[in-house]
RNA sequence: GCGCCUGUAGCUCACCGGACAGAGCGCGCGGCUCCGGACCGCGAGGCAGCAGGUUCGAUUCCUGCCAGGCGCA
Numbered sequence: 001g002c003g004c005c006u007g008u009a010g011c012u013c014a015c016c017g018g019a020c021a022g023a024g025c026g027c028g029c030g031g032c033u034c035c036g037g038a039c040c041g042c043g044a045g046g047c048a049g050c051a052g053g054u055u056c057g058a059u060u061c062c063u064g065c066c067a068g069g070c071g072c073a
Stems, first nucleotide, its partner, number of pairs: 001072007010025004018056001027043005049065005
């Protein structure tokens, strides 16, 4: 330098263009318990890497850039 893949909640990941963007773990509160763990219930937390484009509508499609990974040179 070229090609491919990835980038969504603190972490690991879902979400065939259309519902307030979800799950598990973690965290907070409550229940249970002598206390704690486990278990049960409730809750907080993301505007989906950044900027554009297409569309009535984009996390999802397209373009550029940035970051990470793999391969080639």